A computed fold for a 74-nucleotide RNA from a Bacteroidales bacterium, annotated as transfer RNA. Its mean pLDDT, the model's own confidence on a scale to 100, is 81. Rfam family: tRNA.
[in-house]
RNA sequence: GGGGGUUUAGCUCAGUUGGCUAGAGCGUCUGGCUGGCAGCCAGAAGGUCAGGGGUUCGACUCCCCUAAUCUCCA
Numbered sequence: 001g002g003g004g005g006u007u008u009a010g011c012u013c014a015g016u017u018g019g020c021u022a023g024a025g026c027g028u029c030u031g032g033c034u035g036g037c038a039g040c041c042a043g044a045a046g047g048u049c050a051g052g053g054g055u056u057c058g059a060c061u062c063c064c065c066u067a068a069u070c071u072c073c074a
Base pairs, nucleotide, nucleotide: 001073002072003071004070005069006068007067010026011025012024013023019057028044029043030042031041032040033039050066051065052064053063054062
C1' cells in the first nucleotide's frame, strides 16, 4: 500500500425481508426474603446503534466516505 471482517447499554453480545416503544446476560442502584452475610426474587436507571453523507414514505439494517480495531496478501 491492497483485500476481508468487526464497531449496538459500564463489560460480553443478540437484533429474522428495511417497518410496532432497540433487547439479553453480567455489572450498578432500590426494595423484598434472612438475625446478618452470601444467595435468590421483584423492580429501576443506563443507548447520538463509531462519525458524516446518500437512497427510501420509512435506515441499527442498503450504498459511499472517514475513524478505530482484528486478520490476510505484499
The organism belongs to Bacteroidales, within Bacteria.